Bacterial RNase P class A from a soil metagenome, 319 nucleotides, folded computationally. Of the family's consensus pairs, 94% are formed in the model. Model confidence (mean pLDDT): 77 of 100. It matches the Rfam family "Bacterial RNase P class A". Gene Ontology terms of the family: ribonuclease P activity, tRNA processing and dimeric ribonuclease P complex. It is annotated as a ribozyme.
RNA sequence: AGGCUGAGCAGCCGCGGGGCCGUCGCAAGGGGGCUUCGAGGAAAGUCCGGACACCGAAGGGCGAGGUGGUCGGUAACGCCGACCCGGGGAAACCCGCGGGACAGUGCCACAGAAAUGACACCGCCCAAGGCCACGCUCGCGUGGCCCGGCAAGGGUGAAAUGGUGCGGUAAGAGCGCACCGGCGCCGCGGUGACGCGGCGCGCAAGGCAAACCCCACCUGGUGCAAGGCCGAGCAGGACCGCUUGGAGGCUGCCCGCCGAGGUCCAGGUUGGCCGCUCAGAUGGAUGGCUGCUCUCGACAGGAUCCGGCUUACAGGCCU
Numbered sequence: 001a002g003g004c005u006g007a008g009c010a011g012c013c014g015c016g017g018g019g020c021c022g023u024c025g026c027a028a029g030g031g032g033g034c035u036u037c038g039a040g041g042a043a044a045g046u047c048c049g050g051a052c053a054c055c056g057a058a059g060g061g062c063g064a065g066g067u068g069g070u071c072g073g074u075a076a077c078g079c080c081g082a083c084c085c086g087g088g089g090a091a092a093c094c095c096g097c098g099g100g101a102c103a104g105u106g107c108c109a110c111a112g113a114a115a116u117g118a119c120a121c122c123g124c125c126c127a128a129g130g131c132c133a134c135g136c137u138c139g140c141g142u143g144g145c146c147c148g149g150c151a152a153g154g155g156u157g158a159a160a161u162g163g164u165g166c167g168g169u170a171a172g173a174g175c176g177c178a179c180c181g182g183c184g185c186c187g188c189g190g191u192g193a194c195g196c197g198g199c200g201c202g203c204a205a206g207g208c209a210a211a212c213c214c215c216a217c218c219u220g221g222u223g224c225a226a227g228g229c230c231g232a233g234c235a236g237g238a239c240c241g242c243u244u245g246g247a248g249g250c251u252g253c254c255c256g257c258c259g260a261g262g263u264c265c266a267g268g269u270u271g272g273c274c275g276c277u278c279a280g281a282u283g284g285a286u287g288g289c290u291g292c293u294c295u296c297g298a299c300a301g302g303a304u305c306c307g308g309c310u311u312a313c314a315g316g317c318c319u
Stems, first nucleotide, its partner, number of pairs: 001319005007293007015038007023030002040299001044310002047308005052223004064219005069083005084098001085096004099214002104212002106208003121154002123150003129146008162180006181203001182201008227274004236265005248258003294297001
């Protein structure tokens, strides 16, 4: 660094679900017996991605949000694997918020001379032009200065216009050269990111896109309190009836008796069922006791279901 595990066995009592067999009951249902199943690696956070459900939606554009090396895996992902590139390490290995900075805009604190189509504070040089002083062989030498040249060294900074060396020069400088780096072209290898080699070019001026932006790809919204079904009571609507001939009930029909209400309807509340699962609740089960053993036991418990990520975690095992 990676992976696995998450005390074990037996008995008894209990809790929740299923199945079977009796039993009581007209039924609804009650009770009994037997048997079987009953949390996790994270069930957690609800952070991503889906299934599913409803709403929306011709198609396209604008806008907004997200993702960002390459290839593959996958239903999908911001997940996983392998690889590439960069950085770290002696190594095993680890880390990367890893598209684009010649499309454009913007920013670069402090320090510093100068922070970008930049710059000269200290410094180096007096080669060209000029002035002064001294010397002399009298038009040159030496020293200083002006105008200048330079960017090597110092210094500032996160970052200062490739690096090292040799040559070169007044001093310097890709000014020249070698190597390294960079850029362009070509070839080869690779699915690809990319790598290797050859040739050419003295070299193109920095960083920030987790600033706007550009490019490529993805994305409609809300979540099981989604959503569907059944449906008391009250209120509402329609029809029939209310004492000569009366709806309806006893009652299937006739008689008789009672008799002021009766029937139907849509929506839908309380509520119930489904969604919801061989764990499957809906006031929500998975616990306790005893005995034995050990390394003496952590973090923690489903609630529509999956794939991930993250977080918590005593101890043990493997590489």